[in-house]
Context: one part of a larger RNA
RNA sequence: CUGGGCGUAAAGCGAUCGAAGGCGGUCUAUUAAGUUUGGUGUUAAAUCCCUCGGCUCAACCGAGGACUCGUGCCGAAAACUGAUAUGACUAGAGGUAUGGAGAGGUAUCUGGAAUUUCUAUUGUAGGGGUUAAAUCCGUAGAUAAUAGAAGGAACACCAAAAGCGAAGGCAGGAUACUGGCCAUCACCUGACGCUGCGCGAUCGAAAGCGUGGGGAGCAAAACGGAUUAGAUACCCGUGUAGUCCACGCCCUAAACGAUGAAUACUCGGUGUUCGGAGGUUUCAAAUCCCUCUGAGUGCCCAAGCUAACGCGUUAAGUAUUCCGCCUGGGGAGUACGGUCGCAAGAUUAAAACUC
Numbered sequence: 001c002u003g004g005g006c007g008u009a010a011a012g013c014g015a016u017c018g019a020a021g022g023c024g025g026u027c028u029a030u031u032a033a034g035u036u037u038g039g040u041g042u043u044a045a046a047u048c049c050c051u052c053g054g055c056u057c058a059a060c061c062g063a064g065g066a067c068u069c070g071u072g073c074c075g076a077a078a079a080c081u082g083a084u085a086u087g088a089c090u091a092g093a094g095g096u097a098u099g100g101a102g103a104g105g106u107a108u109c110u111g112g113a114a115u116u117u118c119u120a121u122u123g124u125a126g127g128g129g130u131u132a133a134a135u136c137c138g139u140a141g142a143u144a145a146u147a148g149a150a151g152g153a154a155c156a157c158c159a160a161a162a163g164c165g166a167a168g169g170c171a172g173g174a175u176a177c178u179g180g181c182c183a184u185c186a187c188c189u190g191a192c193g194c195u196g197c198g199c200g201a202u203c204g205a206a207a208g209c210g211u212g213g214g215g216a217g218c219a220a221a222a223c224g225g226a227u228u229a230g231a232u233a234c235c236c237g238u239g240u241a242g243u244c245c246a247c248g249c250c251c252u253a254a255a256c257g258a259u260g261a262a263u264a265c266u267c268g269g270u271g272u273u274c275g276g277a278g279g280u281u282u283c284a285a286a287u288c289c290c291u292c293u294g295a296g297u298g299c300c301c302a303a304g305c306u307a308a309c310g311c312g313u314u315a316a317g318u319a320u321u322c323c324g325c326c327u328g329g330g331g332a333g334u335a336c337g338g339u340c341g342c343a344a345g346a347u348u349a350a351a352a353c354u355c
Base pairs, nucleotide, nucleotide: 004326005325006324007309008308012323014203015202016201017200021195022194023193025089026088027087028085029084030083031082033081034080035077036076037075038074039073040072041071042070049065050064051063052062053061054060092192093189094188095187096186097184098183099182100181104178105177106176107175108174109173110172111155116150117149118148119147120146121145122144126137127136163170164169208249209248210247211246212245213244217243218242222238223237224236225235260322261321262320263319264318265317268300269299270298271297272296273295274294275293276292277291278290279289304311305310328355329354330353337348338347339346340345
C1' cells in the first nucleotide's frame, strides 16, 4: 500500500458558496493514450523450482532446463475508460410561463395588555417576604383603589407532533424592498452535473470586547437578612455590569438527528402541512368527504442491518462518487512555535513520564 471503521464504544468540519483536483447521462463515427494480445530485445551470475550427475549418503558442489514481474521496439483488437467531432439526443441540470404556501431576511411606521416610576384623588396601618423569619417599604401616609402621564423591553389568545430557513435561527400588526422553495402542463437550452483539500470567501446562539446611545423588568459581581458547626451557596431583600439599539470585533456551544453532501434502488399501515387531477355533494358553486398523485414533516412496522439499544423509502438497508475524521487511558485539546484577535482567548498541535 491493501485492509477496518465514524447514531450511543475513538471518530462527520457549526453551516454554506466555490477555484484546483477526483468522479460523471444516452447514441453515432474516428482515434488507439489506458486496456487486452502476438512477435522480438532486455530482464548479469549466484539463489529458488525441475531433471541428471560428483563427493559411501546428506548438507554441499557441477551441468542442463524452466518460471515470474517489469520494460523498449514492431504489429494486431476496439468492448470498456480516455481523446476528437462548429456530431446527435433528453431521462440529469437550468430556464420561460401560469399558479401557490410560509414566525425566510432587511428597513421604516404602528398597537394593546402587563411591570416599574411619577402626578392627582379616595383611604388607614400595615405591607412585603418565607418552611418559619428577618433585612426591606410605610403615619414625611405605604399596601389597596381610581384617573392621568413617562419610559423601556417582550409580544397572551391564535399555536400545532404545524410552518420557513444552509446552519445559527425566525412569532403583535402594516408597508416597502428582497432570497429561497413547491406544483402544473406545454415550451426552450442541451450534460451546462456531483463533490470539494492542506486554497479562498461568507454566515454563525449565548456570553464577552470597543465607541456612542438607552435602561422598565430581570440580573453575574457586590452588599445586607436568614439557614448552618461553617455557608464565600441553595431561600429572602437590595443591586452594578449585562440584557436593548447603531456600528465594529470575537468565532465558540450537548453549534445534536451526538447521524457529511449527492444520486439510484428496496413491503406496507396511520397522522399532519402545502399543491395538482378526478369523483361525491349541490339548482350552481364553495366547504366537508373519497380516490390517485407531487413536495415536506411525524409515528408504527416487513425484508435487511446492528454488539445491543435501535434504524427501517426522512435508513443506521442495498450500491456508487467526492470530502472530513478515528487508531488504548491519563498527561492534553495542554506546552512550545505559527496564524488570527484590542483583550478574553480561538485555531493548528506534540513529547517526556505513567497505567
About this RNA: This is a predicted structure of a 355-nucleotide part of an RNA (small-subunit ribosomal RNA, central domain) from a Candidatus Altimarinota bacterium. Its mean pLDDT, the model's own confidence on a scale to 100, is 86. It was read from a public genome assembly. Lineage of the source: Bacteria > Bacteria candidate phyla > Candidatus Altimarinota.